A computed fold for a 337-nucleotide RNA from a Gammaproteobacteria bacterium, annotated as Bacterial RNase P class A. It was read from a public genome assembly, where an Rfam model found it. It matches the Rfam family "Bacterial RNase P class A". It is annotated as a ribozyme. The organism belongs to Gammaproteobacteria, within Bacteria. The model forms 95% of the base pairs in the Rfam consensus.
RNA sequence: GGAGUCGGCCAGGCAAUCGCUCGCGCAAGCGGGAGGAAAGUCCGGGCUCCGGCGGGCAGGGUGCCAGGUAACGCCUGGGGGGCGCGAGCCCACGGAAAGUGCCACAGAAAAUAUACCGCCAGCAUUGCUGGUAAGGGUGAAAUGGUGCGGUAAGAGCGCACCGCGCGGGUGGCAACACGCCGCGGCACGGUAAACCCCAUCCGGAGCAAGACCAAAUAGGGAAGCGUAUGCCUCGCCCGCGGGUGCUUCCGGGUAGGUCGCUUGAGGCCGGUGGCGACACCGGUCCCAGAUGAAUGAUUGCUCUCGACAGAACCCGGCUUAUCGGCCGACUCCAACU
Numbered sequence: 001g002g003a004g005u006c007g008g009c010c011a012g013g014c015a016a017u018c019g020c021u022c023g024c025g026c027a028a029g030c031g032g033g034a035g036g037a038a039a040g041u042c043c044g045g046g047c048u049c050c051g052g053c054g055g056g057c058a059g060g061g062u063g064c065c066a067g068g069u070a071a072c073g074c075c076u077g078g079g080g081g082g083c084g085c086g087a088g089c090c091c092a093c094g095g096a097a098a099g100u101g102c103c104a105c106a107g108a109a110a111a112u113a114u115a116c117c118g119c120c121a122g123c124a125u126u127g128c129u130g131g132u133a134a135g136g137g138u139g140a141a142a143u144g145g146u147g148c149g150g151u152a153a154g155a156g157c158g159c160a161c162c163g164c165g166c167g168g169g170u171g172g173c174a175a176c177a178c179g180c181c182g183c184g185g186c187a188c189g190g191u192a193a194a195c196c197c198c199a200u201c202c203g204g205a206g207c208a209a210g211a212c213c214a215a216a217u218a219g220g221g222a223a224g225c226g227u228a229u230g231c232c233u234c235g236c237c238c239g240c241g242g243g244u245g246c247u248u249c250c251g252g253g254u255a256g257g258u259c260g261c262u263u264g265a266g267g268c269c270g271g272u273g274g275c276g277a278c279a280c281c282g283g284u285c286c287c288a289g290a291u292g293a294a295u296g297a298u299u300g301c302u303c304u305c306g307a308c309a310g311a312a313c314c315c316g317g318c319u320u321a322u323c324g325g326c327c328g329a330c331u332c333c334a335a336c337u
Base pairs, nucleotide, nucleotide: 001333002332003331004330005329006328007327008326009325010324012302013301014300015299016298017297018296020033021032022031023030024029035308039319040318042317043316044315045314046313047206048205049204050203052240053239054238055237056236057235059202060201061200062199063198064078065077066076067075068074079093080091081090082089083088094197095196099195100194101191102190103189116136117135118132119131120130121129122128123127144162145161146160147159148158149157163186164184165183166182167181168180169178170177171176210259211258212257213256220250221249222248223247224246225245230244231243232242266285267284268283269282270281271280272279273278
C1' cells in the first nucleotide's frame, strides 16, 4: 500500500416562522413525540377470557454435549462434519443390526445381488461344460484397501499393516478423543428434508382479547332435541366436582363513549464474578400512546448530499430489505528498512 474477516456506533445537522398531538397546569407556560429493521406474522412469552382438577389417543414442534434465558426452533462455549491459504463461515448433527419403501438410465447384477468382456481347466473345437470375481467395462455408487504368499487361474484363501465390529484402559461433567491394549476375518452399500423407531416438549382462542357506561330495537318468530345420555373454546375418549336448557334457520336494533394504553423479564453508567452468552450489587432516568389514524410546510446556512423505510397491547429472538460514514480487533499478499 492492497485485498479480506468479525464486532460496535450514527441515521442528515443548525436556526427562524407557522402548524399537529400527548402529559402536567386555572392560565401563562413547561416537558415529550416512529425504526435498525417499526417489515414478515416465522418462533417464544407477558397479559385477557374460556376453565374447577386431572388422564389418555390422535395431532404438532424440537433433535450432538454443556450452559444462558421468563421461554424458545434463540444466544454462548465445546465436540463432530464440510468450505476457505487464513482470519473465519455453514450444518434439517438421535437411530439403517426393529420393520417397510426408494436408488431412474446405463450395467451381468443396485440386496433373497451376480458373470458382459476377460483368466484357468477339460472336451466331442470356431463352440460346449466346469471354476473364478484378482484385471477391464457400465454407473453417483459394484460390497473393504495396499502388499506378500498361495493357486490350474483366483479370492481374507492365509499373513502384515490400515479400515471395521466387540471388550477394556486413559483424559474430559459430557458430546467425544487417544501413534493405548486385547479379541475377531469381518454383518450387506446409500437414503429417515422417505414412512418409521427413540428421546423430549405442547390446553384453546386472542387487544377486532376482555371490562364498564349510555342509547336504541322486536326480552321477535319457527323447527328439532330435552330436565340430561345435551352444552360448558381445534378433533376423539375417560374420571372427579360444578353450572346450565341446547342446536339450526328467518327477521330486527346498535356500530357511540371510557378503560385496557404504556413503569417495563425497561434504558444508561459504574463495580464484582464468568472463556462467553449473561448474572448479581450500587447509582441515575421516565424516553410515543394515535384511533379515517399525530412530527408537516416555508426560508436560510451547512454537509459525508442520505438508501430500506412509519408504532397501533407489550417484550425476547429469527428472517428479509438497505445509501453513506465512523471506530476497534484479526487474516492474507506485495514492496522497503